RNA sequence: UAAAGCGUCUUGCCUUCCUGCAGGGCGCUGCGGAGAAACCAACUUCCUCGGCGCAGGCCGGGGACGGGGCGUACGGCGGUGGGCAACCAUCGCGCGCGGUCACUUCCAGGACCGAGCCCGUCAGCUAACUCCGCCGGCAUAUGGAAGGGCGAUC
Repeated sequence: UAAAGCGUCUUGCCUUCCUGCAGGGCGCUGCGGAGAAACCAACUUCCUCGGCGCAGGCCGGGGACGGGGCGUACGGCGGUGGGCAACCAUCGCGCGCGGUCACUUCCAGGACCGAGCCCGUCAGCUAACUCCGCCGGCAUAUGGAAGGGCGAUC
C1' cells in the first nucleotide's frame, strides 16, 4: 500500500506417515477499483487571415488544444528553445496547495515526495446488474497526551 483471512484439492521438499514449509487450482469471507438507468447536471475553447456590421458581434478559410481511469502526485510565477499567434517541449522557485514518516487524532520538532502506469476517440452522476484487482517496494523506528486494537495471565 486495496494488496488480506479461512477452507479444500493438488505439486514439490523431509525415506514413509503425521506435521510443517513453498508453489498452483477452486470456493467462502474481507478489503479495493471500473462500467452501467431514471432524476439531476452538462451541452463547447483559443489563435490567425479575409469579408460584413455604428457597435456588441457574425460568416468563411487555415492553425492549435482530444477525452477518460488508478494515484497526493496539482496550481501559480519566471527562464530557455520552436512557432506570427494560439500552443508545444524543457528547466527553476525558502510561492500556493496536496501527500508520507509504521492503529487513529492532537501538540511540539525534524526529514522527505508531488511520480508512474493504463484505456484508445470512448465512459458526468447513477439503483438493479456486469466486470476486475488483492501486486510490489522499502526501512530500523523523534518526543508527549488522549482514545483504541491484539496477545498473555487471572